[in-house]
Transfer RNA from a Candidatus Aenigmatarchaeota archaeon, 72 nucleotides, folded computationally. It matches the Rfam family "tRNA". By type it is a transfer RNA. About the family: Transfer RNA (tRNA) molecules are approximately 80 nucleotides in length.
RNA sequence: GGGCUCGUGGCUCAGUGGUAGAGCGCACGACUGAUAAUCGUGAGGUCGAGAGUUCGAUUCUCUCCGGGCCCA
Numbered sequence: 001g002g003g004c005u006c007g008u009g010g011c012u013c014a015g016u017g018g019u020a021g022a023g024c025g026c027a028c029g030a031c032u033g034a035u036a037a038u039c040g041u042g043a044g045g046u047c048g049a050g051a052g053u054u055c056g057a058u059u060c061u062c063u064c065c066g067g068g069c070c071c072a
Stems, first nucleotide, its partner, number of pairs: 001071007010024004018055001026042005048064005
């Protein structure tokens, strides 16, 4: 320098045009003599940045940023 791939709550990951979700974690509550486990409720994200297409973009297109792999 070229190609491919990934980027979504604190962590691991779904979601591939139509209201952003799960598990774990966290807070509070229930249960217990108490803890753990279990159950319930809740908080926490402007989906890496910007632009374009579209009535509508996490999703499609372009540029850039960052991580990984391959070739030179």